[in-house]
RNA sequence: CGACGUUCGACAGACGAUCGCCGGCAGGAGCUUGUGUCCUGCGGGAGGAAAGUCCGAGCUCCAGAGAGUGCGAUGCCAGGUAACGCCUGGUGGCGGAAACGCCGAGGAGAGUGCCACAGAGAAGAGACCGCCUCGCCGGCCCGCUUAUUUUGGGGGCGAUCGAGGCAAGGGUGAAACGGCGGGGUAAGAGCCCACCGCGCGCACGGCAACGGGCGCGGCACGGUAAACCCCAUCGGGAGCAAGGCCACAUAGGCAGGCGCAGAGAUCGAAAGGUCUCCGGAGGGCGACUCGCUCGAGCUUGCGGGUAGGCUGCUAGAGGUCGCUCGUGAGGGCGACCGUAGAGGAAUGAUCGUCGUCGCCCCUGGGGUGACUUGGGCGCGAUUACAAAACUCGGCUUAUGAAGUUCGUCGACCU
Numbered sequence: 001c002g003a004c005g006u007u008c009g010a011c012a013g014a015c016g017a018u019c020g021c022c023g024g025c026a027g028g029a030g031c032u033u034g035u036g037u038c039c040u041g042c043g044g045g046a047g048g049a050a051a052g053u054c055c056g057a058g059c060u061c062c063a064g065a066g067a068g069u070g071c072g073a074u075g076c077c078a079g080g081u082a083a084c085g086c087c088u089g090g091u092g093g094c095g096g097a098a099a100c101g102c103c104g105a106g107g108a109g110a111g112u113g114c115c116a117c118a119g120a121g122a123a124g125a126g127a128c129c130g131c132c133u134c135g136c137c138g139g140c141c142c143g144c145u146u147a148u149u150u151u152g153g154g155g156g157c158g159a160u161c162g163a164g165g166c167a168a169g170g171g172u173g174a175a176a177c178g179g180c181g182g183g184g185u186a187a188g189a190g191c192c193c194a195c196c197g198c199g200c201g202c203a204c205g206g207c208a209a210c211g212g213g214c215g216c217g218g219c220a221c222g223g224u225a226a227a228c229c230c231c232a233u234c235g236g237g238a239g240c241a242a243g244g245c246c247a248c249a250u251a252g253g254c255a256g257g258c259g260c261a262g263a264g265a266u267c268g269a270a271a272g273g274u275c276u277c278c279g280g281a282g283g284g285c286g287a288c289u290c291g292c293u294c295g296a297g298c299u300u301g302c303g304g305g306u307a308g309g310c311u312g313c314u315a316g317a318g319g320u321c322g323c324u325c326g327u328g329a330g331g332g333c334g335a336c337c338g339u340a341g342a343g344g345a346a347u348g349a350u351c352g353u354c355g356u357c358g359c360c361c362c363u364g365g366g367g368u369g370a371c372u373u374g375g376g377c378g379c380g381a382u383u384a385c386a387a388a389a390c391u392c393g394g395c396u397u398a399u400g401a402a403g404u405u406c407g408u409c410g411a412c413c414u
Stems, first nucleotide, its partner, number of pairs: 001410005008403001011400001013354007021045002024042006031034001047385001051396002054394005059239004066290004071235005076090005091105001092103004106230002111228002113224003128170002130166006139157004144152001178196002181193003197219001198217005204211002243311004253302006262277006282294004318337008355382005360376003364373003
């Protein structure tokens, strides 16, 4: 210097001119005196993600007797924070040669379920091939009996078959009931032993997760919790179309369904009232049930009316810089900065100069050199993703060019 990988955080061109777009304020014009239109001036007008709307909050309204049952989220440890499912630091595991990255990291020694295909066997399992022992008929071989064959009897070998032993090896599978080596055995096996793994105990280090160490246990405990489930922690619901104020409308029509039941006592001339018992459609308690409570109206279809303005509204757990505490995320103190607020929705275009980048040129400068640095009134490029809609903190996703940290390799120079 280059290539590949990796980490990180900044930037998203600047200024000027002209022409537009949307709000605000001020002044003016005109008449149809309006929540309206036009003209002029001044001042303001998107982002790192404004996006997805996935988490957490602020704010607002609703709920806020009780009991039970649910539902959702999170899930190593410690810290940060208003809070979080976010961030930081650590632990463990996995990936990578490394820099570094990733994690669906509670429980399978509570229970229930599932483990396809293949395979003998998939959880208190299993024997297909194989290894070993024994045995019958038949076969072969060797001795004995007999003159010989036959026959009889003895011994040996051994395929198939039968009875048993084994789980080492092969084979199936994602997974085969600890691994590997040695001893042992008929063959084998934690049957025994060492090491590893696993479990239990002890003390040590650490706030902890956990770590390394020592001792004991012969293995008992397969996997799956992104199956149900269990445990712990957290969570009331809905959202700026929240909510508040003003203005306007609410004429009240037609047809249907359900319910206001009933009993007793008492007052009263009656209509009717009061009390008790019993019943009661429907409403409320914002997951459901019980329960509590209100209770004379509730409901379906058709038809009719209104749907405009102001506010909420942008000062925010706000940003930048400095000092300080902390490994860090962050905390504290001080100074300074700061005008989009919008309604389906404005923030754009052209030109010039500068800047930036690439190429070319200058036998420019520096250096022993690899290289580096500068100049040019030379040419070209100047882009991407995308756009507020109550506001913040995160996450995720999209995206341009340049840089930076570290790792590995290569080339060249000294």